This is a predicted structure of a 350-nucleotide part of an RNA (small-subunit ribosomal RNA, central domain) from an uncultured prokaryote. Its Rfam family is "Bacterial small subunit ribosomal RNA". Rfam links the family to the GO terms ribosome and structural constituent of ribosome. The RNAcentral record of the full RNA draws on ENA.

[in-house]
Context: one part of a larger RNA
Parts: sequence; structure tokens; C1' cells
RNA sequence: CUGGGCUUAAAGCGCGCGUAGGUGGGAAAGUAAGUGUCUUGUGAAAGCCCAUGGCUCAACCAUGGAAUUGCUUGGCAAACUGCUUUUCUUGAGGCAAGUAGGAGUAUAUGGAACUCUUGGUGGAGCGGUGAAAUGCGUAGAUAUCAAGAGGAACGCCAGCGGAGAAAUCGGUAUACUGGGCUUGUCCUGACACUGAGGUGCGAAAGCAUGGGUAGCGAACGGGAUUAGAUACCCCGGUAGUCCAUGCCGUAAACGAUGUCUACUAGAUAUUGGGAAUUCUGACGUUUUCAUUGACGGAGCAAAAGUAUUAAGUAGACCGCCUGGGGAGUACGGUCGCAAGGCUAAAACUC
Repeated sequence: CUGGGCUUAAAGCGCGCGUAGGUGGGAAAGUAAGUGUCUUGUGAAAGCCCAUGGCUCAACCAUGGAAUUGCUUGGCAAACUGCUUUUCUUGAGGCAAGUAGGAGUAUAUGGAACUCUUGGUGGAGCGGUGAAAUGCGUAGAUAUCAAGAGGAACGCCAGCGGAGAAAUCGGUAUACUGGGCUUGUCCUGACACUGAGGUGCGAAAGCAUGGGUAGCGAACGGGAUUAGAUACCCCGGUAGUCCAUGCCGUAAACGAUGUCUACUAGAUAUUGGGAAUUCUGACGUUUUCAUUGACGGAGCAAAAGUAUUAAGUAGACCGCCUGGGGAGUACGGUCGCAAGGCUAAAACUC
């Protein structure tokens, strides 16, 4: 390399959009590039292979054949692939009518709690722990009542539930915006799938500038504990956490499971729709589409398990793996303000 793989053994890009490329639904006609068949020329000889013969045999040698899977000339065929034309509706999209939702952005606003400030009451403790101490307090704390200020987060509802491509999204109201699902005797007519490069989004921490700072709280200080205690516990506390704008581009970014399509026992629950049944309606029952779960059979799997939300049976396309360490490192390139990211070896060693 081939073969083989990628939930947990090495291996699915964090997630989209999308260029090239690859692949692509039903019917008809044409074409003949691929394809098949016949044919022209060529494919040196020797060798290999087959047959026969010559050295007493063999090695060896001679003669003939085959092979040389390729390139090339012309003809024929038209199933399949390609191309051209016409056409279809089931894939895809549109339109219409409904519908659920913490989907996104912006603005406004609400109550609980907390801290601080001011005033009243009050008068010696409070706080904290395993026990203490540091700390706060007669300059009146803790407690309690009233008023005011501020920032952050939104209890119950809340779910095994919902939405989103993922990251993620939860007080309330309004405005703008994206997507989904259901139904239809409507429209277009393959417009599709995947996607190297590319491009956008991307938790937390971190960075830049300017704001903000209630609580929490790396660093840091103090008190304890301890043989020590650069910790766990306690008292404080800066960056940060919050906002705006711009970077960073990584996570056990996990379902450790790429996207799309078709097919393959069931029974059960949930969320959002539709239909039927009953004179009407509710409830119920039956059924159907989509979603999310927990079981379970065949199959698959090393097993654990998985099992119509497949890890089953197949197809299309992409990504990735190839013993452990060295190492996701060095060097180079590229991106970044930096931190660092991406790409990515070897010697050596077991």
C1' cells in the first nucleotide's frame, strides 16, 4: 500500500452555510463518449508457458505455437452510465389555512432577597467553628421598625417537558426577526444529497478600551489545624464575574455515536397537530403525522450493550485511525495585542 476500522480498545472536524468535486427519482426518443463484439496496424529478438525434435538422459540447444492483458484503424450493437430533447410527480421547494414554543435582537418595567446610607427603638454583645481565634461592637454593633440608594439574579409554575445547527435559552410587557409541526382536489417540475478548500456562529477562562461593582471571589493578608500546611475550615479581599465595542477560537464543545436516504417485530409513556366515532358537545375509544423518553425481539457486538431517535440491512458523500513513550512537542509556515491557536515531524527508547 491493500485489506480492516472509528459508543467504551487508535479513530466522527464543537456546530452550521456553501464553492469545486463526487453521487443522484419515473417515462419516451435520439446520440454513441464510456461499455461490448468483430476487425487493421503495431506490441523486436531472447526469456517465461505449451508441443515436437537434437546431444546415451538431464542441464543445454533447435523448430513451431501460445502469450505480450497495451496503443491504434474501421464496422456493428444500444441494455447500463454519460450527453441532447420532450415529459411526469412521489424527492425538493413554493403558496394557502392553522398551530406550540425559556428560538433570537432591542427597549421598557416588577417583586423577593442582599449590601450600603440616614433616622427611630434598644443597650452588650455579635459573628464564626469540630472547638476556637482573627474580625465587628459603648464613637452604640447584632436585633428590630421606617425611608432612601445600588448592582446582580429571576423562587413557585418547572416536567423524565419545550426551543435552537451547536454553543446555549427561564420574572413581565411591547416591537422587529428566524425556524418547526399539521392540513390542503393549489403551484414549480429533480430545482436534490454530501461537501476538499472557503466562510459564519461558537461555554468558561483570558486580552484591549470605556463604564459598572450588591453578592460571590483566583491572587493576596490575617486566624486556625498540623511535624509542616504555600491546602481543606474561618475573617477579610483585588482582578474577575455585569454592560458596550473589538479580539481570542478552545472544553469530558459528549449521545465520547458525521450528514442525508430507504427498508426491518412489538407493547408503553410524553409533547404539538390532524381525522373518524357519539343527534350536538365534553370525556372516552380508534387511527394518523411529527417530537422526546424508558422497555424489548430479530440482527449486530469482544462484551457492556444497542435495537424504527440502530451500534441492524443497504446506498451517497465528507472527516479521521494504523503499537507505547518521545509529542500534540521541535522546526518551518500561518493566525493572534498577548496568552496562545491551527498545521505537524525525527533522533532515541521499550